[in-house]
Predicted 3D model of a 75-nucleotide RNA (transfer RNA) from Puia sp. The sequence was found in a public genome assembly. Rfam family: tRNA. By type it is a transfer RNA. Model confidence (mean pLDDT): 80 of 100. The organism belongs to Puia, within Bacteria.
């Protein structure tokens, strides 16, 4: 340099063109408890950046950034 894959809250993680972006843990508040833990109820926070296609993009296409894998050249 070439090819392929990936990027979603603090962490993990579902999604396959129209969802209020599911869920778990964590965090915050409340209930329960003598206290803590457990349990229960409620709450806050996410689609890497830009462009394109489309009535509509987290989802499809292209570029860039970052991460990973394979490979070539140099020597």
């Nucleotide at each position: 340099g070439g090819c392929c894959c990936g990027u979603u809250g603090g962490u993990c993680a579902a999604g396959c063109g129209g969802u209020u972006a599911a869920g778990a843990c964590a965090c915050c508040g409340g209930c329960c408890u003598c206290u803590c833990a457990c349990g229960c109820c409620g709450g806050u926070u996410a689609c890497g950046c830009g462009a394109g296609u489309u009535c509509g993009a987290u989802u499809c296409u292209c570029g860039c950034a970052c991460g990973g894998g394979c490979u070539a050249c140099c020597a």